[in-house]
RNA sequence: GCGUGCUCCGGGGUCGGUGAAACUCCGAACCGGCGGUGACAGUCCGCGACCCGGUCGAAGUCGGUACGCCGACCUCGACCGGUUGACCAGGUGGAAUUCCUGGACCGACGGUUAAAGUCCGGAUGGGAGGCAGCACGC
Repeated sequence: GCGUGCUCCGGGGUCGGUGAAACUCCGAACCGGCGGUGACAGUCCGCGACCCGGUCGAAGUCGGUACGCCGACCUCGACCGGUUGACCAGGUGGAAUUCCUGGACCGACGGUUAAAGUCCGGAUGGGAGGCAGCACGC
C1' cells in the first nucleotide's frame, strides 16, 4: 500500500410573554451528517437518513389443491428506481453562493392537554463516507 472482517463516528429549547394547557404559539435563543470544489459550504454539485414504488428471496398467517404446489395478505432481507428544504449584497483575492462584514433563509415521519429542526418515539435501528481504530491475509 492492497484485500477481508469487526468496531467507532449527529448537534441543538434557555429566558421572558400569553394561556386551563405550549421546551410545540409569540419575542429573544440555540444547532448544522458525509464526499466534492481553483480557499474553509446547513443554502453550490452530489451522497445518506425519512417516505413511496418495483423485482427477487425467506419466514409467518389465511384460503384453495389433483398433495406436486398455487393464490392473497403481512414482515424481514438484497437490489433497482422515485421523492426529498434553504442565499443574497458588499469586501479581500489569481481563485470564495465556501473566507470577512451585513442582512436573510431551511430543516422527514408518528406522538403531544395547543401547532415541534431543538421534547418523546420507531432507533441499543439504518446509513453515506472516513488520511478513525483493531484483527487477519498478501

Overview: This is a predicted structure of a 138-nucleotide RNA (FMN riboswitch aptamer (RFN element)) from Actinopolymorpha pittospori. Its mean pLDDT, the model's own confidence on a scale to 100, is 83. It matches the Rfam family "FMN riboswitch aptamer (RFN element)". Rfam's curators write: The RFN element is a highly conserved domain that is found frequently in the 5'-untranslated regions of prokaryotic mRNAs that encode for flavin mononucleotide (FMN) biosynthesis and transport proteins. The organism belongs to Actinopolymorpha, within Bacteria. The RNAcentral record of the sequence draws on Rfam.